The RNA shown here (transfer RNA) has 82 nucleotides and comes from an uncultured Candidatus Saccharibacteria bacterium. It matches the Rfam family "tRNA". It is annotated as a transfer RNA. About the family: Transfer RNA (tRNA) molecules are approximately 80 nucleotides in length. It was read from a public genome assembly.
[in-house]
């Protein structure tokens, strides 16, 4: 240099065909239980905002009524070829 695969909350990881982004699990926080703790159970858990609401899928564009998903450039990670 060329080819292939990938990048989503604090972590792993879904979203299959473009149609509610973050299911589910872990972690964290609060509560119940306990003499106390562990375990277990329950609730909450991205950001901004008093609220209404707005923003958020590596990054910049494009297509579309609508993009995590399709197309193009770039960055990063893994593999292959030279």
């Nucleotide at each position: 240099g060329c080819c292939c695969g990938g990048g989503u909350g604090g972590u792993g990881g879904a979203a299959c065909u473009g149609g509610u982004a973050g299911a589910c699990a872990c972690g964290a926080c609060a509560g119940a239980c306990u003499u106390a703790a562990a375990a277990u159970c329950u609730g909450u858990u991205g950001c901004c905002g008093c609220a209404a609401g707005g923003c958020a899928u590596g990054u910049g564009g494009g297509u579309u009524c609508a993009a995590g998903u399709c197309c193009c450039g770039c960055c990063c990670c893994g593999g292959g070829c030279a």